[in-house]
RNA sequence: ACGCGCUGGCGGGACUCGGUGAAAUUCCGAACCGGCGGUGAUCCACUGCGCAAGCAGCGGUAAGCCCGCGACCCGGACGUCGACCAUCGGCGGCCGGUGGACCUGGUGAGACUCCAGGGCCGACGGUUGAUCAGGCGAAAGCCCGAUCAGACAGUCCGGAUGGGAGACAGCGCGC
Numbered sequence: 001a002c003g004c005g006c007u008g009g010c011g012g013g014a015c016u017c018g019g020u021g022a023a024a025u026u027c028c029g030a031a032c033c034g035g036c037g038g039u040g041a042u043c044c045a046c047u048g049c050g051c052a053a054g055c056a057g058c059g060g061u062a063a064g065c066c067c068g069c070g071a072c073c074c075g076g077a078c079g080u081c082g083a084c085c086a087u088c089g090g091c092g093g094c095c096g097g098u099g100g101a102c103c104u105g106g107u108g109a110g111a112c113u114c115c116a117g118g119g120c121c122g123a124c125g126g127u128u129g130a131u132c133a134g135g136c137g138a139a140a141g142c143c144c145g146a147u148c149a150g151a152c153a154g155u156c157c158g159g160a161u162g163g164g165a166g167a168c169a170g171c172g173c174g175c
Stems, first nucleotide, its partner, number of pairs: 002174007010166001016030004032154001033122002035069004043060002046057004064120002073097004078092005102118005124158003128149005134143003
């Protein structure tokens, strides 16, 4: 150095101005954000060679929309808990599935990665008002139902002080 195991902490960014409106960080106009690994012709450092242009090596760096992974969601068998049973539900790891988005021009031997320009994408749940009925309460108010109208989230709130691709560090074993 490499492989395996254990432990540890780390491990996602972004609403500002104007408009409409009773109400919008949710709509409209403009602006804003981009996880992890890989690939990679950029750029940087070092080393060697060369008179030099440069070439070679080595390390770092470079993609939201190229290849894959993760989060969210769905399914399965299993384990476990719900005093007992459980076809029901919670939790857990495992296996499987679903799941977004790029073109044009330039340079060049070569680019969906560079340069220029124009585009596009972003889980699930929540969110407002009026009227009427009911419940709790001293009240303010809160809860709940019905009807009518309505407003739609990458960025707000929530699950989440969660999970996590993975990078790193320490220790052990192997070689």